[in-house]
RNA sequence: CCGGUGGUAGCUUAAUUGGAAAAGCGCUGGAUUGUGGGUCCAGAGAUCGAAGGUUCGAUUCCUUCCCCCGGU
Numbered sequence: 001c002c003g004g005u006g007g008u009a010g011c012u013u014a015a016u017u018g019g020a021a022a023a024g025c026g027c028u029g030g031a032u033u034g035u036g037g038g039u040c041c042a043g044a045g046a047u048c049g050a051a052g053g054u055u056c057g058a059u060u061c062c063u064u065c066c067c068c069c070g071g072u
Base pairs, nucleotide, nucleotide: 001071002070003069004068006067007066010025011024012023013022019056027043028042029041030040031039032038049065050064051063052062053061
């Protein structure tokens, strides 16, 4: 310098081309158990990398920047 149909919860990943975010593991509480584990039930947790722009409305579209991956 070029490309990315990479950046979303503590971790790993979803979200059907704009109407406001889900799952698994983990975490917290409860039930079960002699204890622990396992199982079951409930719950908390992400202003979607940052800042602007477009729009009635942006995780989604546009611009710049940061980080990551690949290439030269």